[in-house]
RNA sequence: GAUGAACGCUGGCGGCGUGCCUAAUACAUGCAAGUCGAACGAAGAUCUAGCUUGCUAGAUCUUAGUGGCGAACGGGUGAGUAAUACAUAAAUAAUCUGCCCAUUGGACUGGGAUAACUGUUGGAAACGAUAGCUAAUACCGGAUAGGUGAUUUGAAGGCAUCUUCGAAUCAUUAAAGUAGGGUCACUACACCAAUGGAUGAGUUUAUGGCGCAUUAGUUAGUUGGCGGGGUAACGGCCCACCAAGACGAUGAUGCGUAGCCGACCUGAGAGGGUGACCGGCCACACUGGGACUGAGACACGGCCCAGACUCCUACGGGAGGCAGCAGUAGGGAAUUUUCGGCAAUGGGCGCAAGCCUGACCGAGCAACGCCGCGUGAGUGAUUAAGGCCUUCGGGUUGUAAAGCUCUGUUGUAAGGGAAGAACAUUCAGGAUAGGAAAUGAUCUUGAACUGACGGUACCUUACCAGAAAGUCCCGGCUAACUACGUGCCAGCAGCCGCGGUAAUACGUAGGGGACAAGCGUUGUCCGGAUUUACUGGGCGUAAAGGGCACGCAGGCGGUUUUUUAAGUCAGAUGUGAAAGGUACCGGCUCAACCGGUGACAUGCAUUUGAAACUGAAAGACUUGAGUAUUGGAGAGGCAAGUGGAAUUCCUAGUGUAGCGGUGAAAUGCGUAGAUAUUAGGAGGAACACCGGUGGCGAAGGCGGCUUGCUGGACAAAUACUGACGCUGAGGUGCGAAAGCGUGGGGAGCAAACAGGAUUAGAUACCCUGGUAGUCCACGCCGUAAACGAUGAGUGCUAGGUGUUGGGGAGACUCAGUGCCGCAGCUAACGCAAUAAGCACUCCGCCUGGGGAGUACGACCGCAAGGUUGAAACUCAAAGGAAUUGACGGGGACCCGCACAAGCAGCGGAGCAUGUGGUUUAAUUCGAAGCAGCGCGAAGAACCUUACCAGGUCUUGACAUCCUCUGACCAUCUGAGAGAUCAGACUUUCCCUUCGGGGACAGAGAGACAGGUGGUGCAUGGUUGUCGUCAGCUCGUGUCGUGAGAUGUUGGGUUAAGUCCCGCAACGAGCGCAACCCCUGUGGUUAGUUGCCAUCAUUUAGUUGGGCACUCUAAGCAGACUGCCGUGGAUAACACGGAGGAAGGUGGGGACGACGUCAAAUCAUCAUGCCCCUUAUGACCUGGGCUACACACGUGCUACAAUGGUCUGAACAGAGGGCUGCGAAACCGCGAGGUGAAGCUAAUCCCUUAAAACAGAUCUCAGUUCGGAUUGCAGGCUGCAACUCGCCUGCAUGAAGUUGGAGUUGCUAGUAAUCGCAGAUCAGAAUGCUGCGGUGAAUGCGUUCCCGGGUCUUGUACACACCGCCCGUCACACCACGAGAGUUGGCAGCACCCGAAGUCAGUGAGGUAACCGCAAGGAACCAGCUGCCGAAGGUGGGGUCAGUAAUUGGGGUG
Repeated sequence: GAUGAACGCUGGCGGCGUGCCUAAUACAUGCAAGUCGAACGAAGAUCUAGCUUGCUAGAUCUUAGUGGCGAACGGGUGAGUAAUACAUAAAUAAUCUGCCCAUUGGACUGGGAUAACUGUUGGAAACGAUAGCUAAUACCGGAUAGGUGAUUUGAAGGCAUCUUCGAAUCAUUAAAGUAGGGUCACUACACCAAUGGAUGAGUUUAUGGCGCAUUAGUUAGUUGGCGGGGUAACGGCCCACCAAGACGAUGAUGCGUAGCCGACCUGAGAGGGUGACCGGCCACACUGGGACUGAGACACGGCCCAGACUCCUACGGGAGGCAGCAGUAGGGAAUUUUCGGCAAUGGGCGCAAGCCUGACCGAGCAACGCCGCGUGAGUGAUUAAGGCCUUCGGGUUGUAAAGCUCUGUUGUAAGGGAAGAACAUUCAGGAUAGGAAAUGAUCUUGAACUGACGGUACCUUACCAGAAAGUCCCGGCUAACUACGUGCCAGCAGCCGCGGUAAUACGUAGGGGACAAGCGUUGUCCGGAUUUACUGGGCGUAAAGGGCACGCAGGCGGUUUUUUAAGUCAGAUGUGAAAGGUACCGGCUCAACCGGUGACAUGCAUUUGAAACUGAAAGACUUGAGUAUUGGAGAGGCAAGUGGAAUUCCUAGUGUAGCGGUGAAAUGCGUAGAUAUUAGGAGGAACACCGGUGGCGAAGGCGGCUUGCUGGACAAAUACUGACGCUGAGGUGCGAAAGCGUGGGGAGCAAACAGGAUUAGAUACCCUGGUAGUCCACGCCGUAAACGAUGAGUGCUAGGUGUUGGGGAGACUCAGUGCCGCAGCUAACGCAAUAAGCACUCCGCCUGGGGAGUACGACCGCAAGGUUGAAACUCAAAGGAAUUGACGGGGACCCGCACAAGCAGCGGAGCAUGUGGUUUAAUUCGAAGCAGCGCGAAGAACCUUACCAGGUCUUGACAUCCUCUGACCAUCUGAGAGAUCAGACUUUCCCUUCGGGGACAGAGAGACAGGUGGUGCAUGGUUGUCGUCAGCUCGUGUCGUGAGAUGUUGGGUUAAGUCCCGCAACGAGCGCAACCCCUGUGGUUAGUUGCCAUCAUUUAGUUGGGCACUCUAAGCAGACUGCCGUGGAUAACACGGAGGAAGGUGGGGACGACGUCAAAUCAUCAUGCCCCUUAUGACCUGGGCUACACACGUGCUACAAUGGUCUGAACAGAGGGCUGCGAAACCGCGAGGUGAAGCUAAUCCCUUAAAACAGAUCUCAGUUCGGAUUGCAGGCUGCAACUCGCCUGCAUGAAGUUGGAGUUGCUAGUAAUCGCAGAUCAGAAUGCUGCGGUGAAUGCGUUCCCGGGUCUUGUACACACCGCCCGUCACACCACGAGAGUUGGCAGCACCCGAAGUCAGUGAGGUAACCGCAAGGAACCAGCUGCCGAAGGUGGGGUCAGUAAUUGGGGUG
C1' cells in the first nucleotide's frame, strides 16, 4: 500500500459498488421453462340464429391429450482435473451445424394406425390392464431427382494420404399444411432438396504456466504395421494377425497440491502473490455407472440401474435430490429479504395480440468498501466560572465558552415535479414494387396506449444553531507531556524495552497529536529485503572450493574464405475478444461511477528482406594443443638384491653388589651373578651426517646403496600434424592414519591392561612392565584442520631481492620455489605476476544460530561406519575483523618495610575496651574485607538519651502573626515519684507626639510548630580508599570507512609524563616539583616575666647592675649539582671530591590530578519526596544503653635478674589555669582534709618527670615475679555512686614460666623503652592527641609472596577472572525418533459375482402399414444367450496417516 474480511469502541446523510472464503453438509415451504387453437380431434362455458324446448349450426373464451418448437440457452458451484483442461498461435486436403441469411428447384400419389374419449377392470397410492371409436404439420408405401453415397471410368492440378471438373449403373426426398381476402398463376407463415454464408461445436499440432529425486526407471493395446469394425470426423478408438518397440536426468513414472485465463494487489522495473465481484473457456449437478431422444446432451429443475440418506405406505409398494432465487438447520471469527415488477434490456414459443422468464430491472438489510456532504460562520477579554498544573507570582484549557450578529448545506413541514418510453400493436395518412383489383408486404408521418422503482431524483417556500463526533496515540523508531495512584505488584509491549517509592512506557485525570463517520486491533499478500541477487550477491578468516585426478554427455571455444539463413536485426500482414489499466474529451452540481476516441497490449504466427556476430556446410592457416630429435635435474612409482651403525635377545669370558628410574621415590632387574665390559651369533625394523621456506609427484605422499622396468615435467634448436582445445553433472580410478579379513613376521615402540607413584580423589600427566597394532603379501574401508582453511584453465597488470634446474660470451632469458613491495582489491586483517588485482569459460558449494551432519528412507560396507540428508521445537542472536580497557599460575623493565636481613610484638594468661551472638520490657541508632570492631563517643550514675515501663500535655518544650489581660520574675505552704495541681505572699517594666508602641508573662482562635520517623539507591556538604601512585586529558594537525590512534610510544635518565635526545606531530591544561609551616646554622633587631661572663649581694639571679651568652620572636642570609674530576651521545644525568651547620627533593608537616568503590554519613548540619499530628511531637520518675554460656578485634599488665624491692640523689619538653590552677604551713600511713598566699600567667600554680645513676637486698622459686579476684575500713565528686564511678589503706594472692597454625609494625634520633601534659570533663582513661628522655640491629639483593606503574602479547572477559563457561545427575514441561502391536484412509494387482445398458447372436413366441389371390414372405418386437460392465465380495502385498506399554536422544526452565 492492499483486502469478498473478522473483532473492540463509536455512529448524521447521500451516491456507486460488494456481501457463505467454512460443510460439493442436510434441506421444510413457495417460485425459477414453457408456449403454440393460424397443426389435430375432442370436451366444457357463454352468446347468437334456427326451431321438431332440447336438438342443430355458428361465433367467442378455456384447455387435458396427440403434434411442433424450446427445454443442450439463461442461472449456480469449483468437488474433481497437472491434462480428453486452460492461454496463445496454427491445422481440419480428417468434420458436423436446428433456428437465421442469400441463391436455385420443388411440394405428386396413396395407406394403415393410435392417444384423447367411452365401457369393463387392478391398486392404499404412484400408476396401470383390457375392449371399442377417431384426427393431424404424428407414422408408412410409391413417383419425381439437378444433390449425396458406392462402384467403374476420363481430364486437369497439387502437398504424401489427395483436390477440382465430368460420364455410366445402383440406392436414397416432400406436410395435396394453416391463416387472410368473394376469386387467384394472390399474399403471409410453415415444409422438402441442393449450393454458399453466418453462427456454434468436434478433433489435431506446437509452445507456455505448481512442488517433491528421501519418487529412477515406466509401459503388453503398451509402440508401430497390415486388414477390418466403428464414428459427423482422424486415430489402438475397438478387433484379428505381425514386429519389438515407445517414454525417460531437457525429469518419464509415482505422490502431494490446484479449476485455467483476461485480469486483480504490490513493485522504479524485473519480479512476487492472488484467481472474490465483471468477462471467456472447462468441469460438475446426492454418489457411481449407462444409454435414449435430439441439429446439439450421455442432459442441474429428463430416463434406467446400483448405493447412501430422507419421506409416504393399507407393508404389497412408491416418492425425492436448492452447487437456480429467497429461506431453514448445521458448521463457523464471519456473509443479507421466504420483497416488487416484467416498465426497460435479453431469452423461449407464437402470424400476432400475448404468455412465460427469482435471467434481468428495482427496492430492503449490513460503515463491508470507494466517493461526496454536514455536525455551523463572524465577532467576542474581566483572558469569567470550573478543571489541571504551579517556583504560589502565575500558567493552561482559551476566542474556546457565555453574549451579540448572521447563514440554512443537511433536517422538518408544505407545494410543484421529471428523464428513463423506444419498439410492437391499434387508428389516421403518405410513398415504393408488382398486379385487373384487393388482402397483404416494405418504407414513412402523426395520434393513442404502456413506469416496478415512485410522488423517487430535482426545484421552490417556511422554520430553528436548533437533531448530528468519535477512535487511537503521546519513551525512541513516530507527530504529540505533566500530575496523581501503583511499587518487578497490577500491568504494557510491533522491535528495542518499561514497572523493585519521585514511571513523559502500567492505571486515571488534565493537556496535546493524528485520522475522522469512522478509528484501532488481528489475519493474509507484496514492498522495504541487492535477505535466492536475470536486472542485482557471494565462497582465505563471517555460511560456502568437491581430498585429488581421468573422462562420456553437456556448456564454452584461435586466424581466414565462400555458401546458408536456425538464432539475430528490419519492414509488412494477421491476431493479441470485450471489460479493465492509460492519454484526451464528455455525462450525472463535484467525486466515486458511467460514456466516447486514441495509444498501449512488451506475445504468437505468416511473409519479404539484411548477413556484421553466433550456429551449420565446404575449404585454407599456424600462434592454442600435440609429435619427433638432443640434453641435463630429481626422496616420482614398482620389483629384486645388498650395506653399516644402533636397540634387544642368545652363548661364552672378565667381574661384584648393586642396577634402573624420578621433582623425590617406588614397582621392576640382580648373589640362580645383574648393571658394566670383551668376543661370537640371531632377528626384525628404521636409514644419523649430507639435509636446505632444497627437489619430485595430481593429491595422499616420497629419504641408505645397487640393478632392472616405468610415469611426468623442463631447456635448446629445427621439422611435422593442423584447433586435434578448456571445463566437466553422473561415472571410473587413486586416496594419510586408525580400523577389518586371511596368512606370515615381530627387534624396538606401544592403545587396552597390570603394578608403582602423585593427589582430597587420579579410571590422567611421571615411572616399571606389556598385548593388539606398527612390518610383509593379498583383499576391504574411503575418511582427516585430506589446509594455501584459497577449484581448474587462459590472457593482461610497476619493481626489488634470495634460491633450484636449463640456455646464453654477456646483457639477459625460460621453467619452478620463497620474501619485500606499487597500482588495484578487501569489512578489516591482509593479498599483491605462485593475486584475494583486471577480464573470460566451465564445474562445485552457501543463504541466521541451535536442533544436526542427527532422524527416517535409499545406496555402499564383513563390521566399524560412510554417502545422500530433513522436520517439529527453540533463541534474537550466533559469527568475522579490528579498537579501548580489564585480566593471565604470558613476557620485558621498574618501584614500595612487598619480600629478604633484623628488632619488638600479636595469636596462649588475667584485666580493660569495642563488636558479633544470645538474652531482655528496653539492652536506642549507625559503621562491616583491606578502607567496620579503644570506630561516630574529646569521656551513658540523673542529664546526655535517641530505647523501655508507668504518669501527664495538645497551637504544644521551640519560631512568626492576631485579639484580650497583666509587668514578669522571685519567695513560701500543702498534695504528689515528679511533671504538675491548689493556695498564700508580693508586685504598676521601658519609650511616647499621650493616640499608642516595644519587651516579657498569662488566656484564646487558627494559620502552623515539632519529629535522632523512612529513603546516603533522590541529594548538597563533608569524609574514607586506591595513593603522594605518576598519572589523567585537551586544541589544532596527521593517519584510519570507523571505534580510535598519534602526541603520552622509542633510546637514556629521574622520587616523579623529572629532564634530555629522537620522532607527524606542534602546543597547552590538571597532577609532580617549587611557593607555605616546623626543625637544623649564622648574622641583625629587641632585652621582661628570660639569662648571669664580669662587679657587688643572697639560703636562693634573691637584689643592684648588665644584655656578652642561653633563650625568646620578628625579619634576613644560607644549598643552586653552584665548583672540580670521571663516565655518558658535546645532553639529561650518575658517581667521587672540595668547601660547608646542612649536599644532591637536608628531616618532618600541610597540600591528594581525571576518576573508582550507587564506598560512609538524612543521627553534626542542610535538603527533595513520603509518613505521624490528643502522637512517630512534648514533659516527668524509674529502668536500660554497664545483661553473659560463648566467638573475634584493639590494648594494658605480666610471666621476671638487662629484673623486683628499699634508700639516696640528678636531667626535660610541650601544655593548661578565674564556676579555674591552687603554693607555703598543719592534720592523716594514704587517698585526702584544713588553709589561704600568689596568678587573667616566659612572673604564680598544676610540677617531685621517669627510666638512667649510686648503694643495699632478693638468687631462679609460681618466688620479695605477677597482680586478677574477694573481704573489711576509708576518701573524693555530685540532688543522688544500689543497679553503675574513681581513689586509698589493710588483708586475700587467681591465671600466667615467653605462647600452635598463622600474622603485625619499623630503615635513624627510627624501632624498642621511659615518663610528662592536654582535650572531653562535677566525677570517671590501659583510649586518643601531643611532648620530651634513653636509644639500637639489619638491608646480600629483587628469584619468590602482596600492592602499584610503563611497554608488549593472548582472550570466547566488558557488572571486566569474585569474569565467562562445559558435561553428567535430580525435578517440571514441550515437540520428535524407535516400539510387541493396533485402527483407519488411498491407489493398484489377482480372482469371484455381475445391475442397467449399447453391441452381437438367436428369436420355436408375437406383430397394422410393404409384397403376395392365398399360404406365406420381408421386416420388427418380446424373450433368451454372449462380450464388456458400476457397485459389492475374497486374497496377499504396497503406501500414507492416527494411536501404544516401554524406550532414546533433543529443547526450555